The prediction has a mean pLDDT of 86. This is a predicted structure of a 145-nucleotide part of an RNA (small-subunit ribosomal RNA, 3' minor domain) from an uncultured bacterium.
Context: one part of a larger RNA
RNA sequence: CACCGCCCGUCACGCCAUGGAAGUCGGGAGUGCCCGAAGUCCGUGACCCAACCUUAGGGAGGGAGCGGCCGAAGGCGAGCUCGAUGACUGGGGCGAAGUCGUAACAAGGUAGCCGUAGGGGAACCUGCGGCUGGAUCACCUCCUU
Numbered sequence: 001c002a003c004c005g006c007c008c009g010u011c012a013c014g015c016c017a018u019g020g021a022a023g024u025c026g027g028g029a030g031u032g033c034c035c036g037a038a039g040u041c042c043g044u045g046a047c048c049c050a051a052c053c054u055u056a057g058g059g060a061g062g063g064a065g066c067g068g069c070c071g072a073a074g075g076c077g078a079g080c081u082c083g084a085u086g087a088c089u090g091g092g093g094c095g096a097a098g099u100c101g102u103a104a105c106a107a108g109g110u111a112g113c114c115g116u117a118g119g120g121g122a123a124c125c126u127g128c129g130g131c132u133g134g135a136u137c138a139c140c141u142c143c144u145u
Stems, first nucleotide, its partner, number of pairs: 003108001005105001008101002011098001013095004018090003023085006031077004039070001041068004047063003052059002111132009
């Protein structure tokens, strides 16, 4: 290995990751309510008690017990958040080569592209507006020689 070129999209096959999804399972941090251990504290203390006082009766003081506030674990509830998984579903990447067409690249055979709307197996097509980053022909202006 240069138009027997390049190249676009649908479709088919394989692999990979990923979005959505009735849900299912698990983790985390909070939150409302219920219950409420130990223990401090507060109250009570008719029962109990060695030190102190005593007129020997008791008193002062202390304690058991009981009640209360707080209170760990636990239980119930509605949410939040993270992860795993999920019939089905959406596109994406890659792959030797496959199917359909040929949209783009030379005026790519209807110039192309941008925005928008409608339409279509697919690339796309059509309408409207815009751009030249359009070839060709002619003219004008400018620049270089």

Its Rfam family is "Bacterial small subunit ribosomal RNA".